């Protein structure tokens, strides 16, 4: 002294929760000993038993009982006079049941049900009282007397008791005597705290005592007086929560007279007044003993009241007296009443909230123990007797304090356990073993106390009339306890909760949103540091934890210390004004209420605190001192508050002057528009909408033009003007009321601000009546929208909309900001007035009314002289969200409601401002084959291919919107293959180690094969230092191989996609509390965050761009396999020659806004234009920032972990991956005349080629086949179509199309049936340009034509390059997608496929 939790993060607000402490505790687990203190918080529930208050024979009759003596009768044993026993008599003694009498029983002891009250605390008062025992004084204690209980006798009664007669005594009772300082009466009136009133001396008169005892020394009785002590009584202050309780009281409130008490009092009666008590909370209600103190808190305050003490109540419930000094009595009585128990059924007995116990009740609270030895109490002269009070002992870790379960050395860091990167290592751990020392504690022995002091008994003294002192002598429950010694021997003695963050401490294992955890966040869905165990570790320790309450932490109820109220909860809708609050502006007197100081008394004791001191230490006690801040007297003080008196003028208000406003209310007027009437004119529509339609109109609308009626609103001026307290107020004018400004200083003299309750006024909308009623216009009707449309939109249209009187009393009644004063920079507007000023402009001022803006403030936002600054008064209102401004209760309404206004229940949050996103059928700019202008497809035929789906023994398996679907797979007949069947293996089809054997290897047999046995034949590598090795095969045994088994949501690598979009960061500065901003924004420009220029920003990095490849031009170097212009030469660049050109490839050049005009900011840069092959990134390609989709891929590969091992591994034949009602992507041919067929004919690039390309030439119609030059390639081969000539077809399902099928073949291959390609003839299907909707292209591009290559034995219409031919089209960004920047609004941050509201249904 904080912390965790609302967000993606940020401050704030603001609740929940935790970490502290403590109990009269339960509860779990564990448990050695001592010493203190403490143990029914529930059922004031009901109680068996036994005990808790009896005592006194020195007060009296007596004499049941027990005992000793005398006397006497019997027996009995003997030592023949003595025991012993059993009886009888003597209260003559010791005593004593029971009764009569005294004193205590009203204290101790226990409970907390009542009780919100003088019942408690505190402090004062009693001139309104009382006190047994007890102290002190002063005076008496005389003489009668007549009963009664026991006892006796007879009764009744089951009992518990009672009744009668007879006897008897007294410190029991009465009577009489004396007797005042007492009490009354009358005289009397000092003196007092003197208001009422209270009353002292002294005189006089009435009136009332008494008790003996015992045996010489006291106890006792009565009377008064005084004191202690103890009780009673009054008062002032303080004492819970409810206003959803506002009114209460009739003996009430007082007053005379009176009774009653110890005393005062309506305490109680009788008359006589009408009071009294309440918002400073009466009354009701509802919960409680109070206090001292305890607990917690830095403190102020908060809770609590167990144990101790005080003080009240209260004793089964309720009432009620009696007796006493004292009770309206716990173990007393009487009634009633419920409950128990006993009865002979007639009646009777009880009261544990006294100590033990018992049931019950609960989480839960102890022995029917010992002693009266000490303290203390009753009685007694006294011994002594009673004491469950007390002191002790017993159970309970239920608290506090102590103590101890051992110390020291000891590393092979031992077994073992767990863990890890696992032939090691870490840890548990000096810890264990072992070696040595100690003995509190246990046990055993033995010794062994204080706590006892007085007091009684004896003697002695001293003094002397009741006492002291000394000696002896006897009394101890606890306890043979505390303590000491002394043997023994680590011996007898550690748990218990938690490791995710808060908060110290972590790994494995198991389990899989399941078991279960959890104080808040939250954790668990196969790599849980959160669950369960383990190992290790952290805290605390004879105790650990949980779980209950209260206190802090919470400044989270904040009168104060110590909050708020513009947007987080929270200013009442506004004035007016009561009570109350504060305030007073200036001076002056006086008081002394509050204030300050001093001094007295009191605030028990214990508790607290400082010290000492006593128990071996502390815990605990003791002793002294402080404290107890509070309260009450007595003084002093007079600044300041408060009172009291006078006085002033600036607050505040009148009066006067000026001027001013859509401020009120009542009237009167007045256009212009609307409607609906009457007439002309006028003819076919009008209206109304996005677009209709319902309505209206040939009975004449609509539109016009004239006349009328009606009602209701006041255009423009018109404005962040103006006016009212708000709500509000708008055509003109009248009267009528009210108001603020300014100026003046003329009167009052503080009259002043705020304001609970109270009144008044309060938009619209509703309500009552009763008028009006033109527009407009909830309901309601119809027309459309729409999926619906009980809405928006339209044609109608009632209440209403107005008037007048009433009601309601509410609104985002907002500035979301209460009223008043005073003080804090300025700027610049505008209304109203006013001075300087000749006017005008300027200036100064005063009070509205806006707008920036500084200090200051505030979480930001913002506000800022009209404060949300700085102070001061009032006075409303707030305390987490939801339940709720809901329910009940009141209250006010005619209803409608409106006010007052909770709880149960849930929930971790709700919520304010500001930030970064992201999103918007929000702005604003940009760009993209995005749209538009075109060109050609796709979707419709048939066929390929590839998907879904069905099927199936299996049709492996993966991609799934763009970004899966001619995709992995650049090629499934076998292999491939991963799927199915069926047959086979089991250290294995592959790797690496150990041992043996031997080369390896092939032929034949059986089988479909895979293997498998037997035999026989054949074979004998390589190197070598001759030991031996290697590499291969086959057997043997273990560790192991093996898995295309899962998890792409455990991962590496790899990829797509946004996207070649212009972005993405970062360092120092700087601004913000802070997230974060800035820079990256602006103003121009660019394909571009390109660039320029400006700026709290300066720089920098990743991407742009460029650097690289290829293509356009060209120079220079090289001429072969490549070229051929000139010479010769061929059929031919064929060759000779040659390297000019062409081309091939190296290495240069060329281009940069570099030049010129013009715009632009003297800038990027743009536009136009010259050269120039090419011009403004020249066309193309490679390149892919940060980052996004838990994107894809565990089956390319690698890799945790999990999972299988005679199988999910391996081999082998088959036969799937080619299935087919269906549905979908891509694709290929077409659907024809731009064309099909025939026939001639010309011209490419770019590749590829030895198990190959393959020319020329034969055969075959042909695919193809024989044969084979050339060529490992600028050399040979493969090797072009389209186009372009001419000829047919002539518009048909055709000389279009070319699927299907048959029939014959060819070609690859161990094999073409499932399941290839190709040729040939023959058949000739759908199709005649394709809906909705969709795709793809901006130049050598679309669209067309063909070539080529990987893959591959064989099999493209895919794929991937190559070149021929070669178009349209773009006005332009309004819309559609995508994207980029700024700027906005959000309740979104899993980011709109977000978040969210209601019904219904299940459970």
């Nucleotide at each position: 002294a904080g912390a965790g939790u609302u967000u993606g993060a940020u401050c704030c607000u603001g609740g929940c929760u935790c970490a502290g402490g403590a109990u009269g505790a339960a509860c779990g687990c564990u448990a050695g000993c001592u010493a203190c203190a403490g143990g029914c918080u529930u059922a004031a529930c009901a109680c068996a038993u036994g005990c808790a208050a009896g005592u006194c024979g020195a007060g009296g009759g007596g004499a049941a009982a027990c005992g000793a003596u005398a006397u006497u009768g019997g027996a009995a044993g003997c030592u023949u006079g003595c025991u012993u026993c059993c009886g009888a008599u003597a209260g003559g003694c010791g005593u004593c049941g029971a009764c009569c009498g005294g004193c205590g029983c009203a204290c101790g002891g226990g409970u907390g049900a009542g009780u919100a009250a003088c019942g408690c605390g505190u402090a004062u008062c009693c001139a309104a009282c009382c006190u047994g025992c007890c102290c002190a004084u002063c005076a008496c204690u005389u003489g009668g007397g007549g009963a009664u209980a026991a006892c006796c006798u007879u009764g009744c009664g089951a009992a518990a008791g009672u009744a009668a007669g007879a006897c008897u005594a007294a410190u029991a009772c009465c009577c009489a005597a004396u007797g005042a300082c007492g009490u009354c009466u009358c005289u009397a009136g000092a003196a007092g705290a003197c208001a009422u009133c209270u009353g002292a001396a002294a005189g006089a008169g009435a009136u009332u005592a008494a008790a003996g005892a015992u045996u010489u020394a006291u106890c006792g009785g009565u009377g008064a007086u005084g004191g202690a002590u103890g009780g009673g009584g009054a008062u002032g202050c303080g004492u819970c929560u409810g206003a959803u309780u506002a009114g209460c009281u009739u003996g009430u409130u007082g007053g005379c007279g009176g009774g009653g008490u110890a005393a005062c009092g309506g305490c109680c009666c009788a008359c006589c007044a009408a009071g009294g008590c309440g918002a400073c909370g009466a009354u009701c209600a509802g919960u409680a003993g109070g206090g001292g103190u305890u607990c917690u808190g830095a403190g102020a305050g908060g809770a609590a009241g167990g144990u101790c003490c005080c003080c009240c109540a209260c004793a089964u419930u309720g009432g009620a007296a009696c007796u006493g000094a004292g009770a309206c009595a716990c173990g007393g009585u009487c009634c009633a009443a419920a409950c128990u128990c006993c009865u002979a059924c007639g009646g009777g007995a009880g009261g544990c909230a006294g100590c033990a116990g018992u049931g019950a009740g609960g989480a839960a609270u102890a022995u029917u123990g010992g002693u009266c030895a000490a303290u203390g109490g009753a009685c007694g002269a006294g011994a002594g007797u009673c004491u469950g009070a007390a002191c002790c002992a017993g159970c309970c870790a239920a608290g506090u304090a102590g103590c101890g379960u051992g110390c020291a050395g000891g590393a092979u860091g031992a077994c073992g356990g767990c863990c890890c990167u696992a032939u090691g290592g870490g840890u548990u751990g000096u810890a264990a073993a072992c070696u040595g020392c100690u003995u509190u504690u246990a046990u055993a022995a033995g010794g062994g106390a204080a706590u006892a002091a007085a007091g009684u008994g004896g003697g002695a003294g001293u003094c002397g009339u009741g006492a002291c002192u000394c000696c002896u002598u006897u009394u101890g429950c606890a306890u043979g306890u505390a303590c000491c010694u002394u043997a023994u021997g680590a011996a007898u003695a550690a748990g218990g909760a938690c490791c995710g963050g808060c908060u110290a401490a972590u790994u494995c294992c198991g389990u899989g949103c399941c078991a279960g955890c959890a104080g808040c966040c939250g954790c668990g869905g196969u790599a849980a540091u959160a669950c369960g165990g383990a190992a290790g570790g952290u805290c605390c320790g004879g105790g650990c934890g949980u779980u209950a309450u209260c206190c802090c932490g919470a400044u989270u109820u904040a009168u104060u210390u110590g909050g708020g109220u513009u947007u987080a909860a929270a200013g009442g809708g506004a004035g007016c004004g009561u009570a109350g609050g504060c305030c007073g502006g200036a001076a002056a007197u006086u008081u002394a209420a509050g204030c300050g100081u001093g001094u007295u008394g009191g605030a028990a004791a214990a508790u607290g605190u400082a010290g000492a001191c006593g128990c071996u230490c502390a815990a605990c006690g003791u002793c002294u001192g402080c404290a107890c801040u509070g309260c009450a007297g007595c003084g002093c003080g007079a600044a300041c508050u408060g009172g009291u008196u006078u006085c002033c003028u600036u607050g505040a208000g009148u009066a006067c002057g000026c001027a001013c406003a859509a401020a009120g209310u009542g009237g009167g007027c007045g256009g212009a528009a609307u409607u609906c009437g009457u007439g002309g004119u006028g003819u076919a529509g009008c209206g109304g909408u996005g677009a209709a339609a319902u309505g209206c109109u040939u009975a004449g609308a609509u539109a016009u033009c004239a006349c009328g009626a009606a009602g209701a609103a006041c255009u423009c001026c018109g404005a962040u003007u103006g006016c009212g307290a708000a709500g509000g107020c708008a055509g003109c004018u009248c009267a009528c009321u009210g108001g603020a400004g300014c100026g003046c200083a003329a009167c009052u003299g503080a009259c002043g601000c705020u304001g609970a309750a109270g009144c008044u006024c309060g938009a619209a909308a509703g309500u009552g009546c009763g008028g009006g009623u033109a527009u407009c216009g909830a309901a309601c009707a119809g027309g459309a929208u729409u999926a619906g449309a009980u809405a928006c939109c339209c044609u109608g249209g009632u209440a209403g909309u107005c008037c007048a009187c009433g009601c309601c009393g509410u609104a985002a009644a907002c500035g979301a900001u209460g009223a008043a004063u005073a003080c804090u920079a300025g700027g610049u507007g505008u209304a109203g007035g006013g001075g300087c000023c000749c006017c005008a402009a300027g200036c100064c001022u005063c009070u509205g009314u806006g707008c920036c803006g500084c200090c200051g403030c505030u979480a930001a936002c913002g506000c800022a002289u009209u404060a949300a600054g700085u102070a001061u008064u009032c006075c409303g209102c707030c305390u987490g969200g939801g339940g709720a401004g809901u329910a009940c209760g009141g209250u006010c309404g005619c209803a409608a409601g409106a006010u007052u206004a909770a709880a149960a229940c849930u929930c971790a949050a709700a919520g304010g401002a500001a930030u970064u996103g992201a999103c918007g059928g929000g702005g604003a700019c940009c760009c993209g084959c995005a749209c538009a202008a075109g060109c050609a497809g796709c979707g419709g035929a048939g066929c390929a291919u590839g998907u879904g789906g069905u099927u199936u023994a299996a049709u492996u398996c993966g991609a799934a919107g763009c970004a899966a679907c001619g995709c992995g797979a650049a090629g499934a007949a076998c292999c491939u293959u991963a799927c199915c069947u069926a047959g086979a293996c089991u250290u294995g089809a592959c790797a690496u180690g150990u041992c043996c054997u031997g080369a390896a290897u092939u032929a034949c047999c059986a089988g479909u094969a895979a293997u498998g046995u037997g035999g026989g034949a054949a074979g004998u590598u390589c190197c070598u230092u001759c030991g031996g090795g290697a590499a291969c095969a086959g057997g043997a045994a273990c560790a192991c191989a093996g898995g295309u088994g899962g998890u792409g949501c455990a991962u590496g690598g790899u990829u797509g996609u946004c996207g070649u979009c212009a972005g993405c960061u970062c360092g120092u500065g700087u601004c913000g509390u802070g997230a974060g901003a800035u820079g990256u924004u602006g103003g121009g420009u660019u394909a571009a965050g390109u660039c320029c220029c400006g700026c709290a920003a300066c720089g920098a990095g990743c991407g742009c761009a460029a650097c690289c490849c290829u293509u356009a031009u060209u120079g220079u170097u090289a001429g072969u396999u490549g070229g051929u212009a000139c010479c010769a030469u061929u059929a031919a660049g064929u060759u000779g020659a040659c390297c000019a050109c062409u081309c091939u490839a190296g290495c240069g050049a060329g281009a940069c806004u570099g030049c010129c005009c013009g715009g632009g900011u003297u800038a990027a840069c743009c536009g136009g234009g010259a050269g120039g092959a090419a011009g403004g990134u020249g066309g193309g390609g490679a390149u892919g920032a940060c980052g996004u989709c838990a994107a894809a891929u565990c089956a390319u590969c690698a890799u945790g972990c999990c999972c299988c091992u005679u199988a999910u591994g391996u081999c082998u034949a088959g036969g799937g991956c080619u299935a087919c009602a269906c549905a979908c992507g891509u694709g290929c041919u077409a659907c024809a005349a731009u064309g099909g067929c025939a026939a001639g004919u010309a011209c490419a690039a770019a590749g590829a080629g030895a198990a190959g390309c393959a020319a020329u030439a034969c055969u075959g119609u042909g695919a193809a086949g024989u044969g084979g030059a050339g060529c490992a390639a600028a050399a040979c081969u493969c090797a072009a179509a389209a186009a372009c000539u001419u000829g047919u077809c002539u518009c048909a399902g055709u000389u279009c199309g070319g699927a299907u099928u048959g029939u014959a073949g060819g070609c690859u291959g161990a094999a073409a049936c499932u399941c290839g390609c190709c040729u040939a003839c023959a058949u000739g299907a759908a199709g005649c340009u394709g809906g909705a909707a969709u795709c793809g292209c901006u130049a050598g591009u679309a669209a067309u034509c063909g070539c080529a290559g990987a893959u591959c034995a064989g099999a493209a219409u895919g794929c991937u390059g190559c070149g021929g031919u070669g178009a349209a089209u773009a006005c332009g960004u309004u819309c559609c997608c995508g994207g980029g920047u700024c700027u906005u609004g959000u309740a979104c941050u899993c980011a709109c496929c977000g978040c969210c509201c209601g019904u219904c249904a299940a459970g």